[in-house]
């Protein structure tokens, strides 16, 4: 350099164009307990950036950034 795949709460993760974007951990609150732990309930927090298509985009298309893998180059 070329190709393919990927980027979603603080971390990990699901999401075949149509509810308020899923679940776990995390954090806070409440309950339970003599206290702690554990457990239960509630709450908080996210779609990498820009553009396009569409009534509607996390999802499809184009460009960019970053990462992984393969190939090429390596005087």
């Nucleotide at each position: 350099g070329c190709a393919u795949c990927g980027a979603u709460a603080g971390u990990g993760u699901a999401g075949u164009g149509g509810u308020c974007a899923u679940c776990a951990c995390u954090a806070g609150g409440c309950g339970u307990u003599g206290c702690c732990a554990a457990c239960g309930c509630c709450u908080a927090a996210a779609c990498c950036c820009g553009g396009g298509u569409u009534c509607g985009a996390g999802u499809c298309c184009c460009g960019g950034u970053c990462g992984a893998u393969g190939c090429a180059c390596c005087a």
Transfer RNA from Methanospirillum sp., 75 nucleotides, folded computationally. The sequence was found in a public genome assembly. Rfam family: tRNA. Rfam links the family to the GO term triplet codon-amino acid adaptor activity. Rfam classes the family as a transfer RNA. From the family's description: Transfer RNA (tRNA) molecules are approximately 80 nucleotides in length. The source organism's lineage runs through Archaea, Methanobacteriota, Methanomicrobiales, Methanospirillaceae and Methanospirillum.